[in-house]
RNA sequence: GGGCUGGUGGCGAAACGGUAUCGCACCCCGUUGGCUUCGGGGAGGCUCCGGGUUCAAAUCCCGGCCAGUCCA
Repeated sequence: GGGCUGGUGGCGAAACGGUAUCGCACCCCGUUGGCUUCGGGGAGGCUCCGGGUUCAAAUCCCGGCCAGUCCA
């Protein structure tokens, strides 16, 4: 330098173009003599950046940035 894959809450992952979901972690309540477990509830992401298409974009297109991998 080129090809491919990926970038979404603190972490790990989902999401036919139509209100972004789940698990873990975190906070509160219940349960316990207490901790854990378990049950219930809550907060937390406008989706790497910029542009385009569209009534509507995390999703499609273009250009960047970053990471992984392969080739040179």